The prediction has a mean pLDDT of 82. SAM riboswitch aptamer (S box leader) from Flavobacteriaceae bacterium UJ101, 103 nucleotides, folded computationally. The sequence is in RNAcentral, with records from Rfam and Ribocentre. RNAcentral records the identical sequence in 2 taxa. The model forms 97% of the base pairs in the Rfam consensus.
């Protein structure tokens, strides 16, 4: 790498350093960001969230509900930007992102 399992229409940026031209997961197309310097890497404050996690209660095989933010992830344009495959819609499906946990 890859597996299992849950969640992905809700929230929350602002500066600096260095670089300079395409980004926006892939592939097509649409649309939106980009030299008034975007994306991507560091850093540095700040914050959203609650997987893990602490507390409490209740319960014990598993599983639950409330508060919380010290600690491990994460995440801070746009529904994973949108469409595409099934499906008459609702929805799903497949890629994909996190997280937990087993080898």
């Nucleotide at each position: 790498a890859g597996g299992u399992u849950a969640u992905c229409a809700a929230g929350a940026a602002a500066g600096g350093c260095a670089a300079g031209a395409g980004g926006g997961a892939u592939u097509a197309g649409a649309c939106c960001c980009a030299a008034u310097g975007a994306g991507a890497g560091c850093c540095u404050u700040a914050g959203c969230a609650a997987c893990c996690c602490u507390u409490u209660a209740g319960u014990c095989u598993u599983g639950u509900a409330a508060a919380g933010a010290a600690g491990g992830u994460g995440c801070u344009a746009a529904a994973u930007u949108c469409u595409a495959c099934c499906g008459g819609a609702a929805g799903g499906a497949g890629a994909g992102a996190u997280a937990a946990c087993a080898a």